[in-house]
This record gives sequence, structure tokens and C1' cells, in this order.
RNA sequence: AAUCUUAAAUCGCUUAAUUCGUCACGAAGCGGGGGAACCAGUUGCGGCCGAAGCCGCAUGGGGUGAAUCCUGUCACAAGGUAGGGCAACUCUUUUGCCCGAAUCCGUCAGCUAACCUCGCCAGCGUUCAAGGAGAAGGU
Repeated sequence: AAUCUUAAAUCGCUUAAUUCGUCACGAAGCGGGGGAACCAGUUGCGGCCGAAGCCGCAUGGGGUGAAUCCUGUCACAAGGUAGGGCAACUCUUUUGCCCGAAUCCGUCAGCUAACCUCGCCAGCGUUCAAGGAGAAGGU
């Protein structure tokens, strides 16, 4: 410089959810919650009296997660959608295929240094997509 390849595997994917150890439990790593100052914030309607304030009636709020919102149904369904994931070296573009749930706290929590505290479950099987760039390896 040219050319070929990206390995079917004790492998890969979603997820924070893995690894190690002296293995009742610990450690590292990854992830969640609470928690100052400063900053932010102070529900709606009506009455009193224009303001401050007072009275009455109505309504809760928050966390994990991509999973929110709209149309629609008596309800379920269905359609779409913010947003999220996969297509086997990495990034990116196109194309294709999917998800767009569930659950917890219990009237309570904005942010938040120190500090306190909790989790590391569960469920699956694309590999028979292409272009560009980079990386690695072979000849």
C1' cells in the first nucleotide's frame, strides 16, 4: 500500500439489578430516596373593604420507571402520541421490528453540602438489515 474478515459462543438483550470474598454476612461497583444555606414556591371561587388580613365552599400530594397525553367506549376494546429499546466490535445515518406498563408511600417530602437510608430483582432470544467513518485481526 492492497485485499479479506468481525468469528454460533462458558453467547447476547431489556433493567441500577453485577463482580469478589474469610459467604448468618461483608466489600467494590452501579442505582434510588430523605436531608441546610442560597434560590424557588405560596391552589381555585365567593363575601367583608380598595390593600394587608379574615370567613365560607371546593380540591390532596409525592416516588420508582421510557411508559405521558389526546380521541374514543356505559365500561373494556381500538386508534394515535411525548418518550424508550433492539437488529452481535464502536459511533452515526437510513430501513425494519418492538415497548409506550406496572407499582409504592399514605395527607407527607421543591432544590439541597455535610449526613442518614434503601435496592442489586425479574423477564427474554435479535444474530438472514444496508451505507459511511473508526478500531481490531489475517493474508
The RNA shown here (c-di-AMP riboswitch aptamer (ydaO/yuaA leader)) has 139 nucleotides and comes from Sporolactobacillus putidus. It was read from a public genome assembly, where an Rfam model found it. Rfam family: c-di-AMP riboswitch aptamer (ydaO/yuaA leader). From the family's description: This family represents a conserved RNA structure found upstream of the ydaO and yuaA genes in Bacillus subtilis and related genes in other bacteria. The model forms 92% of the base pairs in the Rfam consensus. The organism belongs to Sporolactobacillus, within Bacteria.